RNA sequence: AAUAGCCUUCGGGGCAGGGUGAGACCCGCGUCAACUCCCGACCGGCGGUGUGGCCACCUGGCCAAGCCCGCGAACCAGCAAUGGUAGAUCCGGUGUGAUUCCGGAGCCGACGGUACAGUCCGGAUGAGAGAAGGCACAG
Numbered sequence: 001a002a003u004a005g006c007c008u009u010c011g012g013g014g015c016a017g018g019g020u021g022a023g024a025c026c027c028g029c030g031u032c033a034a035c036u037c038c039c040g041a042c043c044g045g046c047g048g049u050g051u052g053g054c055c056a057c058c059u060g061g062c063c064a065a066g067c068c069c070g071c072g073a074a075c076c077a078g079c080a081a082u083g084g085u086a087g088a089u090c091c092g093g094u095g096u097g098a099u100u101c102c103g104g105a106g107c108c109g110a111c112g113g114u115a116c117a118g119u120c121c122g123g124a125u126g127a128g129a130g131a132a133g134g135c136a137c138a139g
Base pairs, nucleotide, nucleotide: 005135006134007133008132009131010130017039018038019037023032024031025030041119042118043109044108045071046070047069048068052063053062054061055060066107067106074085075084076083077082089105090104091103092102093101111122112121113120
């Protein structure tokens, strides 16, 4: 001083078991019937931070928070650009330092459908925060 653009791939998990019976069938007894109700069980996207762990042991690399900070999906308004809304944690221990480690006890989870849904079905063979790799440009 210049470039800071393009391509490819990847990119979300989860009701075991028991109870009740809206309703359906049959209309005589009765039978069936909820992953939604009750008890209980199970799950945790991406980046940052992080006193722990692993590898190398020279530089260093990798993993580590659902409820701390931010992002995404979702929802609402709008023709669109875009704007807006949106969940949950405490106590004890160690320590210079932890809402992250260890121990304990809690809490949270879009929209539509349906018997009231974080877990079923659907929008979705979608979208996406981002991750990895490659190409190009410049000295």